Predicted 3D model of a 73-nucleotide RNA (transfer RNA) from a Candidatus Vogelbacteria bacterium.
The source organism's lineage runs through Bacteria, Bacteria candidate phyla and Candidatus Vogeliibacteriota.
Its mean pLDDT, the model's own confidence on a scale to 100, is 80.
It matches the Rfam family "tRNA". It is annotated as a transfer RNA.

Parts: sequence; structure tokens; C1' cells
RNA sequence: CCACCCAUAGCUCAGUUGGUAGAGCUGCUCCCUCUUAAGGAGAAGGUCGCAGGUUCGAAUCCUGCUGGGUGGA
Repeated sequence: CCACCCAUAGCUCAGUUGGUAGAGCUGCUCCCUCUUAAGGAGAAGGUCGCAGGUUCGAAUCCUGCUGGGUGGA
């Protein structure tokens, strides 16, 4: 320098032929228990890396950029 892959909740990840975002774990509240752990129930938590574009509508398609990884020179 070139090509490809990845970036979504605190963590690990899903979400595909565009229709407005979810699971597990952790944490929080409650129940249970003498207490803790375990078990059960519930609620919360997101400008979907950043900036534009296309579209009635974008996590998803297009462009650029940033960070990480792999390969090539």
C1' cells in the first nucleotide's frame, strides 16, 4: 500500500432477503431462608462505532472515516 472480516445492553452474542431491536449472564427489586448461597418472580438497561446518501421507512442497502482482526505485497 491492497483485499477481506468484525463493531448491536455492563459482558457474551442473536437479529438476512428493509417494516422501527431481542436472548443468556451480571447488576437491581421482591418472594423464599435465622442469614448467605441456591431456587422462584419482576422491572430496568440501546442516538445498533462515527458522518453522510438512497427510501414512506435503514442495525440491515450504498459511500467515506475510526478502531480491531486475518491474508497478500